[in-house]
Molecule: transfer RNA
Organism: Candidatus Thorarchaeota archaeon
RNA sequence: GGGGCAGUGGCCUAGUCCGGUAUGGCGAUGGGCUCCAGACUCAUCGAUCGUGGGUUCGAAUCCCAUCUGCCCCACCA
Numbered sequence: 001g002g003g004g005c006a007g008u009g010g011c012c013u014a015g016u017c018c019g020g021u022a023u024g025g026c027g028a029u030g031g032g033c034u035c036c037a038g039a040c041u042c043a044u045c046g047a048u049c050g051u052g053g054g055u056u057c058g059a060a061u062c063c064c065a066u067c068u069g070c071c072c073c074a075c076c077a
Base pairs, nucleotide, nucleotide: 001073002072003071004070005069006068007067010026011025012024020057027045028044029043030042031041032040050066051065052064053063054062
């Protein structure tokens, strides 16, 4: 220098092929239960999807650029 893969709540993760309400678990907070706690159970909370731009009525998803990490190839020594 060329190419590939990955980045999504505090943590892990699905969804990307084929554009249409952001999936599940852990967690946190409050309630029930309990003498208390754990377990169990109910409710609630939280991500504009690495960043910027574009296309579109509509983008996590398509296009361009870019950042970070990993891998492969090439080059130099």